[in-house]
């Protein structure tokens, strides 16, 4: 040097054929319950969807360019 794969909440990770509010568990923080915790129940708060430009009426999703990580090849 090439080829591929990945990147979304604090961590694991979903997210269909592009379609108008982005979601799960698991932790956080309050509440119920407890004699007290665990644990189980409600609620709530957390997002540059790696950066950037570009197509579109609309981009997490599509196109280019770029970063990082990982597998192989040489």
């Nucleotide at each position: 040097g090439g080829a591929c794969g990945a990147u979304u909440a604090g961590c694991u990770c979903a997210g269909u054929u592009g379609g108008u509010u982005a979601g799960a568990g698991c932790a956080c923080a309050c509440g119920c319950u407890u004699g007290a915790u665990a644990a189980g129940c409600g609620u709530g708060g957390g997002g540059u969807c790696c950066c950037g430009u570009g197509u579109u009426c609309a981009a997490g999703u599509c196109a280019c360019g770029g970063a990082u990580c990982g597998u192989c090849c040489a």
Transfer RNA from a Candidatus Melainabacteria bacterium, 74 nucleotides, folded computationally.
It was read from a public genome assembly.